[in-house]
Context: one part of a larger RNA
RNA sequence: CUGGGUGUAAAGGGUUCGUAGGCGGUUUAAAAAGUUGAAUAUGAAAGACCGAGGCUCAACCUCGUGUUUGUAUACAAAACUGUUAGACUAGAAUCAGGGAGAGGUAAGCGGAAUUCUGUGUGUAGGGGUGCAAUCCGUAGAUACACAGAGGAACACCAAAAGCGAAGGCAGCUUACUGGAACUCGAUUGACGCUCUGGAACGAAAGCGUGGGUAGCGAAAAGGAUUAGAUACCCUUGUAGUCCACGCCCUAAACGAUGAUAACUAAGUGUUGCAAUUUAUUGCAGUGCUGUAGCUAACGCGUUAAGUUAUCCACCUGAGGAGUACGGUCGCAAGAUUAAAACUC
Numbered sequence: 001c002u003g004g005g006u007g008u009a010a011a012g013g014g015u016u017c018g019u020a021g022g023c024g025g026u027u028u029a030a031a032a033a034g035u036u037g038a039a040u041a042u043g044a045a046a047g048a049c050c051g052a053g054g055c056u057c058a059a060c061c062u063c064g065u066g067u068u069u070g071u072a073u074a075c076a077a078a079a080c081u082g083u084u085a086g087a088c089u090a091g092a093a094u095c096a097g098g099g100a101g102a103g104g105u106a107a108g109c110g111g112a113a114u115u116c117u118g119u120g121u122g123u124a125g126g127g128g129u130g131c132a133a134u135c136c137g138u139a140g141a142u143a144c145a146c147a148g149a150g151g152a153a154c155a156c157c158a159a160a161a162g163c164g165a166a167g168g169c170a171g172c173u174u175a176c177u178g179g180a181a182c183u184c185g186a187u188u189g190a191c192g193c194u195c196u197g198g199a200a201c202g203a204a205a206g207c208g209u210g211g212g213u214a215g216c217g218a219a220a221a222g223g224a225u226u227a228g229a230u231a232c233c234c235u236u237g238u239a240g241u242c243c244a245c246g247c248c249c250u251a252a253a254c255g256a257u258g259a260u261a262a263c264u265a266a267g268u269g270u271u272g273c274a275a276u277u278u279a280u281u282g283c284a285g286u287g288c289u290g291u292a293g294c295u296a297a298c299g300c301g302u303u304a305a306g307u308u309a310u311c312c313a314c315c316u317g318a319g320g321a322g323u324a325c326g327g328u329c330g331c332a333a334g335a336u337u338a339a340a341a342c343u344c
Stems, first nucleotide, its partner, number of pairs: 004315003007298002012312001014201004021194003025088006033081002035077003039073004048067002050064005091191001092188004096183002103177007110154001115149007125136002162169002206247006215241002220236004258311006266289010293300002317344003326337004
């Protein structure tokens, strides 16, 4: 390189947008770049292949035909691909209509609960555990009632439910705002698909500056347990968790399943829209079972891991190692790109 693969054996990029590139609907005409045909020129000799011959054979040597996959020139063909000109509407997009939604950003508001503070009632315990102890309490705790403060999270509704590209999104209201689905027509007329590089977003933890801190709680301290106990359990508790702005850019970032398009039995739930003869039906999602088929099996099965096409990413025995070195990025932590010796 060819080939074979990527749910779980090695392997789908965290996600989207998108440049170059690759690929691309129906139809008419032209032209002839790719393509195909035959012709001419060239493709040194030796060597190789094939067939003969000469050394007694062979190695070796000699001769002959073609091969020499190629390149160039002019000619011809016009199905396919490309090109040029025109046309089309089944892909794509736009307009119109009434609906669905924890989609996003900002502001305001609400109740339950925990904690703390104050006042009152009240008295000896309370906490905690497998049992305890550290701990809190006669300077009046725990419990109960009322009032206040403050922060964080939003019970029920709640669902295999919904929305979002993914990460993710849930009290209520308002403002601004993104996307998708459906329906009927109209408009544009291939405007499409996928994308190396690139850009944006990207849980949690972590970092910087300034706030905030109720609960929880790495670190730390103490009490237990234990042979020990730098743990599991208990009592405290700092960073952090929260907010604003700026970084970090990683996850079992999972459906461990790249995107797009087409085709291939059914049955049964559910969400949205539309139609309806109120039996149901169509489209778009989201679940379960399952035929053909696929799979090493498990299982997948119109939401494919089936049958095909296009484009991208990735894999190639285990360890060394997602490490070293170098580059890029970062305040740092580190991230990314990424080997080899050696061992088996």
This is a predicted structure of a 344-nucleotide part of an RNA (small-subunit ribosomal RNA, central domain) from an uncultured prokaryote. Its mean pLDDT, the model's own confidence on a scale to 100, is 87. The full RNA is in RNAcentral, with records from ENA.